[in-house]
Molecule: c-di-GMP-I riboswitch aptamer
Organism: Candidatus Accumulibacter cognatus
RNA sequence: CGAGACAAAUGGCAAACGGGGUGAAAGCUCCGGACGCAAAGCUGCAGACCCUAACCUGGAAUGACAGGAGGGUGGCUGGGUUACCUCG
Numbered sequence: 001c002g003a004g005a006c007a008a009a010u011g012g013c014a015a016a017c018g019g020g021g022u023g024a025a026a027g028c029u030c031c032g033g034a035c036g037c038a039a040a041g042c043u044g045c046a047g048a049c050c051c052u053a054a055c056c057u058g059g060a061a062u063g064a065c066a067g068g069a070g071g072g073u074g075g076c077u078g079g080g081u082u083a084c085c086u087c088g
Stems, first nucleotide, its partner, number of pairs: 001088004012037002017032006035075001041081003045078003048073004055068004
């Protein structure tokens, strides 16, 4: 530097669900729990998806609604970046 198919070692992470906290919500976080994961480590940069309390615009005039802005998912894909082991 490249590859990791079946496999080996040290180990790691932790879906659903239940409980505590937080938030308007999506969600996040802690404990329990394991569906899975070779980057299921990190990064919302591009696409995708989820949310809509406050703010802006349209519309309306009680509001409902649409768009923007905003929030979120890294366990949706791509990109970026770091790394254990094995093989070459």